This is a predicted structure of a 486-nucleotide part of an RNA (small-subunit ribosomal RNA, 5' domain) from an uncultured prokaryote. The RNAcentral record of the full RNA draws on ENA. It matches the Rfam family "Bacterial small subunit ribosomal RNA".

Context: one part of a larger RNA
């Protein structure tokens, strides 16, 4: 000198763009953050219309209507958060294959005929609740046989095995099954690279390899039985400490050093530890089970919960925002669609946290006014500075108009941006420094006191170094200080 997710002190006019818990992966009240499909299915409340009956309270039937719940499908494995753990094929880079891949695209061939249940519902019943139990009825794109098999799988073969689902507003409709290819995503393996400590020198028994078996989508000690005794290590094994990695970011002429906020890719995690289920995909943040700590409810028998989602609260801290609006755009899930959902996202709010832009006026004005300060008392300086005169109106303010962003329609933002008109210099300057380094000097006060200080050092009666004042220098809506880094 540069930089910062900064903080602190003084000060503070406007706008644009960005950024905003770096600390306790501490605990969380409340609301919202993942639903959707009636064109898969049964059933069907309220309301409305009509009929029958009536002790005028109602009861009952038909139609319409479509709520809430249930079966089923797809989604919930994405999107969003965090950085605890991890020194590792985790990441980066370059290769490889023994693999899987819902939805999507292309192609080929099919979609025949049956069956038995279970929710919802009804009845009985347990429990404070959470939630159940028993019996009965029922539908399906739910479940299960049979048939068929181009291609598929197994194979010793004249062999064996395995499929489907229908719906509707009826048409270039939406689906279903098998197989092949693609696309996308994922899995695994390998070469190289990836912090410090030797005051850590030895480490290892599923350990290293083989045979066989199991398991997996798949290779493999991945697991198991048996056999052999190997494997790693001063080119640093093992152990300890620290740490998410990268594109990048900061600095630097570069080499390098430091760093990994925001944005993007990958990984890991979801109260702590463990486990599997479902599924194309999870060992699953807002799923399940077990254990633990903590909090809450309880009728004491038993139950409920997980903000490292968005807001917000307490706490910690030098320190970091609203319990806002909208699905209008972009994107995602479901649906034929209409549409629904979306704290993703887009916007708004707060904060000089940063960067950038603009303004706080312009011209003229010497009696060099007054006042202040200094003075050798003559004057000098503040200083064209002010006043005065002549103008202008950016920004802010007031009134009017008013977008693009959106396609025929639909605009949160927003009566915003912009444009037009109006008034009036009007509403808008501070901070640090002035001994040398280092740009900027005098007076007064103080008297090794009070104080200053980055280093050298100032202060003990003439202090350009302390405090005040006048003057000056620097930067400017900021200026200084502190911290960290080059």
């Nucleotide at each position: 000198g540069g930089a910062c997710g900064a903080a602190c002190g003084c000060u503070g006019g406007c706008g644009g763009c960005a950024g905003g818990c770096c600390u306790a992966a501490c605990a969380c009240a409340u609301g919202c953050a993942a639903g959707u499909c009636g064109a898969a299915c049964g059933a069907g409340a309220a309301g409305c219309g009509g009929g029958u009956u009536u002790u005028c309270g109602g009861a009952u039937c038909c139609g319409u209507g479509g709520a809430g719940a249930g079966u089923g499908g797809c989604g919930a494995a994405c999107g969003g958060g965090u950085g605890a753990g991890u020194a590792a094929c985790g990441c980066g880079u370059g290769g490889g294959u023994a693999u899987c891949u819902a939805c999507c695209c292309u192609u080929u061939g099919g979609u025949g005929g049956g069956g038995g249940a279970c929710a919802a519902c009804c009845g009985c019943u347990g429990g404070a609740a959470a939630c159940g139990g028993c019996g009965g009825c029922u539908a399906a794109u739910a479940c299960c046989g049979c048939a068929u098999a181009a291609g598929c799988c197994c194979u010793u073969u004249u062999g064996g095995g395995g499929a489907a689902a229908g719906c509707u507003u009826u048409a270039u409709g939406c689906g279903c099954c098998a197989a092949a290819g693609g696309a996308u995503g994922a899995a695994c393996c390998c070469g190289c690279g990836u912090c410090g400590g030797a005051u850590u020198a030895g480490c290892u028994u599923g350990u290293u390899g083989g045979u066989g078996a199991g398991g997996u989508a798949a290779c493999g000690g991945c697991u198991c039985a048996c056999c052999a005794a190997g494997g790693c290590g001063a080119c640093g094994a093992u152990c300890c400490g620290u740490a998410g990695c990268u594109g990048g970011u900061c600095u630097g002429a570069g080499a390098g050093g430091a760093u990994g906020a925001u944005c993007a890719g990958c990984c890991a995690c979801a109260c702590u530890g463990g486990g599997a289920c479902u599924g194309a995909g999870a060992c699953a943040c807002g799923g399940c089970c077990c254990a633990g700590a903590c909090u809450c409810c309880u009728a004491c028998g038993g139950g409920a919960g997980g903000c490292a989602g968005c807001a917000g609260u307490g706490g910690g801290g030098a320190a970091u925002a609203u319990u806002g609006g909208a699905c209008a755009a972009u994107g995602g899930g479901g649906g034929c669609a209409a549409c629904c959902c979306u704290g993703a996202u887009c916007c708004a709010g707060c904060c000089a946290u940063g960067c950038c832009g603009c303004g706080u006026g312009a011209g003229u004005g010497a009696a060099g006014a007054a006042g202040g300060c200094c003075u050798u008392a003559g004057g000098g300086u503040u200083g064209u500075a002010a006043a005065g005169c002549u103008c202008u109106u950016u920004c802010a303010c007031c009134g009017g108009u008013g977008a693009a962003g959106a396609u025929a329609a639909u605009g949160u933002c927003g009566g915003u941006a912009g444009c037009c008109g109006g008034a009036g210099a009007a509403g808008a300057a501070g901070c640090c420094c002035c001994g040398g380094c280092u740009a900027a000097c005098u007076c007064c006060g103080u008297g090794c006191c009070a104080g200053c200080a980055g280093c050298c050092g100032c202060g003990g009666u003439a202090a350009u170094a302390c405090g005040g004042a006048g003057g000056g220098g620097g930067c400017u809506a900021g200026c200084g200080u502190u911290g960290u880094u080059c």